[in-house]
Order: sequence, then C1' cells, then structure tokens
RNA sequence: CGCUGCCCAGAGCAAACCGGUUGGAAACACCGGGACGCAGAGCCACGGAGCUUCGGCGCACGCGCGCCAUGCCAGCCGGGCCGCCAGC
Repeated sequence: CGCUGCCCAGAGCAAACCGGUUGGAAACACCGGGACGCAGAGCCACGGAGCUUCGGCGCACGCGCGCCAUGCCAGCCGGGCCGCCAGC
C1' cells in the first nucleotide's frame, strides 16, 4: 500500500418510537430519552433513486389540481475524501 472482517482490544454511532417551551412552509434537522442495527451508520449532495413544494408557472378561479428544486435525504445505490483494530 492492497485485499479481507472468522478471530483480539479500546472505543464510536444510533433506526423505529416517546418527550421538547428548538429551527423550518414542508420534507427534515436539532436537543433529551431509546436501541433496530452499523467495520466506515465518519465527512462531501458529484450521478441516479426517494421525500417535500414556501415560492414560481399552468389550469381552475370556491375548495383546489398539475408541473418545477434552488430545499431535504450520506441509515437507498454508485462515486470522491479521510480513518481504528486484527488477519493475509
């Protein structure tokens, strides 16, 4: 340096759900609890998928409906960056 995670060590993260007098139009995020899982469940929205639609456009013009990401998602997949231990 590369591959692998059966075996060792010390750690780490934290899904659903619950609470919040937090941010946001929402998706979602954040904080506390919680633990389904994770060897990159560390970081980056670059490509695809997915979610949302304040606003914009069109229709309707009564409720509303459709489309659009610049918003979100890294615990959907791929890619990039950095990294612990062990084995080969």